[in-house]
Context: one part of a larger RNA
RNA sequence: CUCUCGUUAAGGAACUCGGCAAAAUCACCCCGUAACUUCGGGAGAAGGGGUGCUCGUCGGACCUUCGGGUCCGAUGAGCCGCAGUGAAAAGAUCCAAGCGACUGUUUACCAAAAACACAGGUUUCUGCUAAACCGUAAGGUGAUGUAUAGGGGCUGACACCUGCCCGGUGCUGGAAGGUUAAAAGGAGAGGUCAUCCCUUCGGGGAGAAGCUUUGAAUUGAAGCCCCAGUAAACGGCGGCCGUAACUAUAACGGUCCUAAGGUAGCGAAAUUCCUUGUCGGGUAAGUUCCGACCCGCACGAAAGGUGUAACGAUUUGGAUACUGUCUCAACGAGAGACCCG
Numbered sequence: 001c002u003c004u005c006g007u008u009a010a011g012g013a014a015c016u017c018g019g020c021a022a023a024a025u026c027a028c029c030c031c032g033u034a035a036c037u038u039c040g041g042g043a044g045a046a047g048g049g050g051u052g053c054u055c056g057u058c059g060g061a062c063c064u065u066c067g068g069g070u071c072c073g074a075u076g077a078g079c080c081g082c083a084g085u086g087a088a089a090a091g092a093u094c095c096a097a098g099c100g101a102c103u104g105u106u107u108a109c110c111a112a113a114a115a116c117a118c119a120g121g122u123u124u125c126u127g128c129u130a131a132a133c134c135g136u137a138a139g140g141u142g143a144u145g146u147a148u149a150g151g152g153g154c155u156g157a158c159a160c161c162u163g164c165c166c167g168g169u170g171c172u173g174g175a176a177g178g179u180u181a182a183a184a185g186g187a188g189a190g191g192u193c194a195u196c197c198c199u200u201c202g203g204g205g206a207g208a209a210g211c212u213u214u215g216a217a218u219u220g221a222a223g224c225c226c227c228a229g230u231a232a233a234c235g236g237c238g239g240c241c242g243u244a245a246c247u248a249u250a251a252c253g254g255u256c257c258u259a260a261g262g263u264a265g266c267g268a269a270a271u272u273c274c275u276u277g278u279c280g281g282g283u284a285a286g287u288u289c290c291g292a293c294c295c296g297c298a299c300g301a302a303a304g305g306u307g308u309a310a311c312g313a314u315u316u317g318g319a320u321a322c323u324g325u326c327u328c329a330a331c332g333a334g335a336g337a338c339c340c341g
Base pairs, nucleotide, nucleotide: 001336002335003334004333005332006331007330008329010327011326014325019322027051028050029049030048031047036041038157052079053078054077055076056075057074058073059072060071061070062069063068080084092320093319094318095317096316097315098314099312100311104116105115120155121154122153123152124151125150126149132141133140134139158307159306160305161304163237164236165235168234169233170230171229172228173227174226177225178224179223183219184218188214189213190212191211192210195206196205197204198203238256239255240254241253242252265299266296277293278292279291280290281289
C1' cells in the first nucleotide's frame, strides 16, 4: 500500500450525479394512530411506554399415584447494574410529485423498467366440414367447443368522458353506365397449290378445294372508374387584416383556403426550442422540485384525455433520525504485499 472487518473527539450530508456505502430502526406486550379512500384500506401509519432477578396474592389450561406437577396470565412489594428481547437473529420513517391501476412477466451472461402481460372496454371475422393456423397430402389444432363460443386488431382496473372531418387510403354495400381477360366468334388477309391466261420462252400473272398462318366486328365475369356508408379503420383537425372613450388586449367584423379547421380536459409537461420563461413556495443561497400563468417551436381525447385509493428492489424533490460519505484523518484486528529462512 491492497482486501475484509472494528472503533473514533467536535461537527453531522458540508461528500457526491445521487446519502452510493455505512450507520440507524428491528422481537414481543400495552397505549395511541392523520390526510386521503374504491370504506376493504392507509396501518406495524406516525408517536410513546414496558421487558432482568427475588418474594407474595389471584386466576386459567393440562396431567395426576389426589400428595402434587407442568404451562400460561394478571397484580403487589422489593433487589442490582451505565445498560434487563443485557449476546445472536429481527421494519428506518414521513411529506410531495411523475409513470404504470394492482399480483405477475422480460433482455440465461452489462437494462427489471414507465417496457410486456393483465382483468375490463371496443371493433372485426366466424353458422360448424366455422373462421384462423400447421401440413405437398392424408391429417391435425381450433374443440370432443358452437356466437354467453372461437380467431384477429386496438386500448388497458376504476371514475368522469371520448368532440369535428368520409376529400385521400382502406374496408363494407350497390349495380345503371364506361373500361376489361381467357373463351366464343369468324368478316377479312397471307402461305402452299390442281388448273387457267400472257410471254421476248428466261419468266410473269390469276387462283378452286384441301391443308396451314393470322385475324376485325360482336358476346364476355370479378376488378377498376362510378354511387353510397364507415374514423375505439389508416389518418387529418388553417392563414391574413382590422376593431372598445389612457394604453394594452380583442367578445366583434372582413377576407382567402379546406374534407373539416383541435371541442372537453390538461399544459415550460417523460412533450417547451427560445429557457435557468414569469410569479409564488421551499433554502442563507435552488438550471432540479412543488403550485400557478398560457406566448402549446411541436398536448389532446381507446397510437385514448383527465383524475385516482391501494400497490412499486420504479423515477424526481424535500424532511426527521442516523452516521468516517465528508471537514480530515487516526488507531486496532485478520489475510496479502515486503524482508529473512
A computed fold for a 341-nucleotide part of an RNA from Sporolactobacillus kofuensis, annotated as large-subunit ribosomal RNA, domain IV. Model confidence (mean pLDDT): 87 of 100. NCBI's taxonomy places the organism under Bacteria, Bacillota, Bacilli, Sporolactobacillaceae, Sporolactobacillus.